[in-house]
Molecule: transfer RNA
Organism: Candidatus Methanomethylophilaceae archaeon
RNA sequence: GGGCCUGUGGGCUAGCUUGGUAUACUUGCGGCUUUGGGAGCCGUUGACCCCGGUUCAAAUCCGGGCAGGCCCA
Numbered sequence: 001g002g003g004c005c006u007g008u009g010g011g012c013u014a015g016c017u018u019g020g021u022a023u024a025c026u027u028g029c030g031g032c033u034u035u036g037g038g039a040g041c042c043g044u045u046g047a048c049c050c051c052g053g054u055u056c057a058a059a060u061c062c063g064g065g066c067a068g069g070c071c072c073a
Stems, first nucleotide, its partner, number of pairs: 001072007010026002020056001028044005049065005
């Protein structure tokens, strides 16, 4: 220098191909239960790596970057 893959709540992850309410688990917070704790149950907070484009509508499609990984030179 070239090619490919990956990037989504604090952690982990589905959704991307086929654009249309962002999913599940866990953690945190609140409640029920308990003498207390744990376990269990219920509720709740919180995210699409960045910029631009296409579109009525973009996590998704397109372009350019950034970070990480693999391969070639």